[in-house]
RNA sequence: GCCCUGGUAGUAUAGUCCGGUUAGUAUACGGGCCUGUCGAGCCCGGGACCCGGGUUCAAAUCCCGGCCAGGGCGCCA
Numbered sequence: 001g002c003c004c005u006g007g008u009a010g011u012a013u014a015g016u017c018c019g020g021u022u023a024g025u026a027u028a029c030g031g032g033c034c035u036g037u038c039g040a041g042c043c044c045g046g047g048a049c050c051c052g053g054g055u056u057c058a059a060a061u062c063c064c065g066g067c068c069a070g071g072g073c074g075c076c077a
Base pairs, nucleotide, nucleotide: 001073002072003071004070005069006068007067010027011026012025013024020057029045030044031043032042033041050066051065052064053063054062
C1' cells in the first nucleotide's frame, strides 16, 4: 500500500442480510420486596446505535468517505 471482517448502555452481545412497534437481553449500577445477616431470588428505574455526507416519506440497518480495532496479502531497490 491492497483486500476482508467488525464498531450498539460501564462491560458483553442480539437486531443489520430483506429499511418501518417505545432499539432487546445478560451483567454492572441505583431503589424496593424477601431474608436472623450476607448472598441468591423477585420487582422497578436511569443509561447506547464511532464521525460526516448521500438515497428515501422513513436509516442502527442501504451507499460513499473518514477514524479505530482485528485478520490476510504485498513492498522494503